[in-house]
Description: This is a predicted structure of an 89-nucleotide RNA (c-di-GMP-I-GGC riboswitch aptamer) from a Bacillota bacterium. The prediction has a mean pLDDT of 85.
RNA sequence: UCCGACAAAGGCAAACCCGUCGUGAGGCGGGGACGCAAAGCCACAGGUCCGAGGGGGGAUCCCCCCCGACGACGGCUGGGUUGCCGAAG
Numbered sequence: 001u002c003c004g005a006c007a008a009a010g011g012c013a014a015a016c017c018c019g020u021c022g023u024g025a026g027g028c029g030g031g032g033a034c035g036c037a038a039a040g041c042c043a044c045a046g047g048u049c050c051g052a053g054g055g056g057g058g059a060u061c062c063c064c065c066c067c068g069a070c071g072a073c074g075g076c077u078g079g080g081u082u083g084c085c086g087a088a089g
Base pairs, nucleotide, nucleotide: 002089003086004085011036012035016031017030018029019028020027021026034075040081041080042079044078045077046076047073048072049071053067054066055065056064057063058062
């Protein structure tokens, strides 16, 4: 350094519930733990989601499909960056 143990110390906190903010995806706070060795940090690439708006089809005021500004998600996959502990190899 790679690596990550039925190790130690500590850390984070899914679903769900309550409050609050947002048109929404979702954010924040409290409770709560499914999990996590970067589940620390960064929207850079892909992905998913929201959605102003645009286009097309059927049809006749209703339905379907495509694109999609601004955004959301870092607990979807990569990438960048910093970092605790340590047995075996």